[in-house]
Transfer RNA from a Candidatus Saccharimonadota bacterium, 74 nucleotides, folded computationally. It was read from a public genome assembly. Taxonomically the source falls in Candidatus Saccharimonadota (Bacteria, Bacteria candidate phyla).
């Protein structure tokens, strides 16, 4: 340099053929429980869906470019 894949919560990841308010587990915070802690249960907070543009009535999803990571070829 060329090709392919990936980028969604602090971490690991779902998200269907473009449509409903963007989700789960772990973590974190609060409460219940406990003599305290842990466990268990209940609830909450936390997101520019990497960035920019385009298509569309409508984009995490499709198209283009950029950035970052991984793999392969040279």
């Nucleotide at each position: 340099g060329c090709g392919c894949c990936c980028g969604u919560a602090g971490c690991u990841c779902a998200g269907c053929u473009g449509g409903a308010u963007a989700g789960a587990g772990c973590g974190u915070c609060a409460g219940u429980u406990u003599g305290c802690g842990g466990u268990a249960c209940u609830g909450g907070a936390g997101g520019u869906c990497a960035c920019a543009g385009g298509u569309u009535c409508g984009a995490c999803c499709c198209c283009u470019g950029u950035c970052g990571g991984g793999c392969g070829c040279a």